A computed fold for a 169-nucleotide RNA from Slackia heliotrinireducens DSM 20476, annotated as Lysine riboswitch aptamer.
Taxonomically the source falls in Slackia heliotrinireducens (Bacteria, Actinomycetota, Eggerthellales, Eggerthellaceae).
The same sequence occurs in records of 2 taxa.
The coordinates come from a structure-prediction model, not an experiment, and the mean pLDDT is 79.
Its Rfam family is "Lysine riboswitch aptamer". Rfam describes the family as follows. Riboswitches are metabolite binding domains within certain messenger RNAs that serve as precision sensors for their corresponding targets.
RNA sequence: AGGCAUGAUAGAGGCGCGGUUUUCAUCAGUAGCCCUUUAGGGGUGCGCGGAAACGCACAGGGCGAAAGGGACAGCCGCCGAAGGGCCUGCCGGGGUUUCCGUCCCGCAGGUGCCUGGGGUGCAGGAGAACAUCCUGCGCACUGCCGCUUGACGGAGAGCUAUCAUGACC
Numbered sequence: 001a002g003g004c005a006u007g008a009u010a011g012a013g014g015c016g017c018g019g020u021u022u023u024c025a026u027c028a029g030u031a032g033c034c035c036u037u038u039a040g041g042g043g044u045g046c047g048c049g050g051a052a053a054c055g056c057a058c059a060g061g062g063c064g065a066a067a068g069g070g071a072c073a074g075c076c077g078c079c080g081a082a083g084g085g086c087c088u089g090c091c092g093g094g095g096u097u098u099c100c101g102u103c104c105c106g107c108a109g110g111u112g113c114c115u116g117g118g119g120u121g122c123a124g125g126a127g128a129a130c131a132u133c134c135u136g137c138g139c140a141c142u143g144c145c146g147c148u149u150g151a152c153g154g155a156g157a158g159c160u161a162u163c164a165u166g167a168c169c
Base pairs, nucleotide, nucleotide: 002169003168004166005165006164007163008162009161010160011159014079016078017077018076019075020074021073023071024070032063033062034061035060036059043058044057045056046055047102048101049100050099051098052097053096054095082115083114084113085111086110087109088108089107090106092105093104094103116142117141119139120138121137122136123135124134125133126132144154145153146152
């Protein structure tokens, strides 16, 4: 002086990630409200499979939303950013009540179980949805590391820089 290891701090990838706000479309001529009609009973629906009860809705006309989900832009915070899976919980939501099972959604917690990044095709799932999102597989693109330099291998537990430490080379 260099390598390697450990730790700390800073940083990079780019159609990068998350949050939030405005606007817009969708949701939807739907829900709801009003008017008309309306004798009773039945039927169907209110996530799915079951037991019971109750409630509401159903036709025509008028007025006519919102939430969740999303797009563009701005702003804020960021670069395991973050997302997903699995597990646990909730007198949570999916009409109410008494129950069983299950699924979906929301919230909280746990878990290095998976994913470098976005794009795109197909399939499955969520969704009102031909939006969008999630997962799997494929494809090329893109940033990174390594070597045996190749249609190579690898992964964020990574990579780059600086500093510190080391009994190693």